Large-subunit ribosomal RNA, domain IV from a Thermoplasmatota archaeon, 315 nucleotides, folded computationally. NCBI's taxonomy places the organism under Archaea, Methanobacteriati, Thermoplasmatota. The RNAcentral record of the full RNA draws on ENA. Model confidence (mean pLDDT): 86 of 100.
[in-house]
Context: one part of a larger RNA
Formats: sequence, structure tokens, C1' cells
RNA sequence: UCUAGGCGAGGGAAAUCGGCAAAUUAGCCCCGUAACUUCGGAAUAAGGGGUGUCAGUCAUGAUGAUGGCUGAUCGCAGUGACUCGGGGGCUCCGACUGUUUACUAAAAACAUAGGUGACUGCAAGUCCGAAAGGAUGUGUAUAGUCGCUGAAACCUGCCCAGUGCUGGUAUCUGAAUGCCCGGUACAACGGGAGGAAGGACCAGUAAACGGCGGGGGUAACUCUGACCCUCUUAAGGUAGCGUAAUACCUUGCCGCUUAAUUGGCGGCUUGCAUGAAGGCUCAACGAGAGCCCCACUGUCCCCGCCUUGAAGCCG
Repeated sequence: UCUAGGCGAGGGAAAUCGGCAAAUUAGCCCCGUAACUUCGGAAUAAGGGGUGUCAGUCAUGAUGAUGGCUGAUCGCAGUGACUCGGGGGCUCCGACUGUUUACUAAAAACAUAGGUGACUGCAAGUCCGAAAGGAUGUGUAUAGUCGCUGAAACCUGCCCAGUGCUGGUAUCUGAAUGCCCGGUACAACGGGAGGAAGGACCAGUAAACGGCGGGGGUAACUCUGACCCUCUUAAGGUAGCGUAAUACCUUGCCGCUUAAUUGGCGGCUUGCAUGAAGGCUCAACGAGAGCCCCACUGUCCCCGCCUUGAAGCCG
């Protein structure tokens, strides 16, 4: 100096990106227990008290076991070692238990129940295979396969012009073979009729891919603009939420929290560039993310001592 431990006056997070690490708490019995809530929970909430040994005695029908009452008694300390939750508040994300990068990521990612769309009437649809054949399935639409979303609650607005998909289609377009005509001693070749799918065309479809405006004026202070005019689109963003895991300007503005806050929370909100299979809310849950408070502490002020082992030095 390192390693693994132990103790520490006074202070108590001032350390640090951050209470990382450590400390605190701890079992059982009794009392007691808030907001919120999907009424199940939250909850061991929180917060208190007790706990050893001995004697007597009572109850449980009984010598064993358990529980109660009274008294005595020891220690600093009685779950005496070991074992053994620190707690509370606000917000974000994901509903939850679960799964994952064997060997740097456990998460807000995946899955999930639930919701919804598409295909499919069974010799089906989907998948494997060159085929035979096989799986789903000895199942049959309350089923199977594929896609999206992701509990429950409240809801899910407008657009089918574009791109897809589905259906229709009088007409147009539409290859080769075959057919007809010409041509060729045979052919090649030229022309024509007919005409599948597909396309044109016409519809439907957004929980399909996706999209969801601009300018000007206007109320008896001012400001604002319910209202009006105009250009334009397929339609011009509804309900919600909102400086957000999304906001450039931005450390937005106001309030609370601090002595002091680019943090956190609550509001406002003209949203550079929120927004409905997704939005919003949300009890419970989380080795998830951010912030605050109490307790606690060698994280720190500021380091000291002790124990274990190692390196190193001397012999």
C1' cells in the first nucleotide's frame, strides 16, 4: 500500500452524476392503521407496547402440549448468537405473474388475458414436400390460420383524391397456340376475326398504407374574436392531453419545494413538429426512470485505531 472485516467523539448526505457503499429496521404476540380503490386491496401501511429465568395457581377431560393470572429474580442487552422488511410522499412508463441479449443491456423491450381486422363450409384455409404424402386435426366457424393492438373504466372524430386490397364491368386495351385470308412447289412471313388474366373504367374498404390548410376583417378603453369575407383541399386535427420519454426558441411564464434549484410537482399553453387501436385516465404490481421527506449512518467534515491475509523491506 492492498485485501476482507470491526469500532469510533461532535456533526449527520455538507460527500457524490446519484445515499453508490455502509448503517438503520428485523422473528413472534398484543394494540393500532391514512389517502386512494377495479371494494379484492392498499396493509407487516404508518405508529406504539411486550418478549429471559424461577415459583405458585387457573383453564383446555388427561404426565407431556398450549394459553392466562399473581409474585420473585439476573444482565448493558432476553427473536441476547444464528436467522431476520428501513419507512413515507409526488410523478413518468409498462396493467398485472411471466420472458429476454448463455459471456458488458432485465428494461419503458417481448409476451399476456382482452379488443379488432382478414382468410376459410372441410377434398376448405394455412404450413412442410419434387411428388406420394404429412401437420393443423380424427378438430369443423363458440373452429383453425394470419396481421395489428395490448387488463379493466371513459372513448375511438373527419378523409377512399394517392397507394394497396375486394367486388363489378356495356365498351376500350390485351400474348402465344389454335382458326380464317393472302403468300410460299413446302415453309418462313404478312393481314384478320376472336379473346384469358391484368389494365383502363365504375364502386366499396382507413382497428388497410396513410393524410387531417392559408390570408384578411370584426364587440362602446384596450386585448381577444363567438361572427363575416376570401383562396384552396380527398378531408382540413374532433374528444382528450400538452414546454411532455414528444417543445426548436427554453433554464417558456406563474405557484410550491430550497438560504440558493438548467431539478421535481401543480397550473397556463399560440403544440418548431401532440392526438385517437390507439388517445386519455388508472387501483394493484415493478432488482424500471426522476424528485422530496423521516430515520440512519465514516459517503463526507477528517481521519484514527484494531483484526485477517498478501505484496514489499530487513535477516